[in-house]
């Protein structure tokens, strides 16, 4: 320098054929217990890496760019 994969909550990840942004773990509050652990209920936490384009509508399609990993040179 060229090719490919990945980027979504604090962490690990899902998101189907373009239309409701989610799960587990973790955090906080409450309840059960004499207390801890644990369990249950509820809540908070998101520029879907960034920018642009297509579309009535984009996490999803297109282009550029950034980062990580990998292959080739």
């Nucleotide at each position: 320098g060229g090719g490919g994969a990945c980027g979504u909550a604090a962490c690990u990840c899902a998101g189907u054929u373009g239309g409701g942004a989610g799960a587990g773990u973790g955090u906080c509050a409450c309840a059960a217990u004499g207390g801890c652990a644990u369990u249950g209920u509820g809540a908070a936490a998101g520029u879907c890496g960034u920018g642009a384009g297509u579309u009535c509508g984009a996490g999803u399609c297109u282009c550029a760019u950034c980062g990580u990993c990998u292959c080739c040179a």
Transfer RNA from a Clostridiales bacterium, 73 nucleotides, folded computationally. NCBI's taxonomy places the organism under Bacteria, Bacillati, Bacillota, Clostridia, Eubacteriales. Rfam family: tRNA. Gene Ontology term of the family: triplet codon-amino acid adaptor activity. By type it is a transfer RNA. About the family: Transfer RNA (tRNA) molecules are approximately 80 nucleotides in length.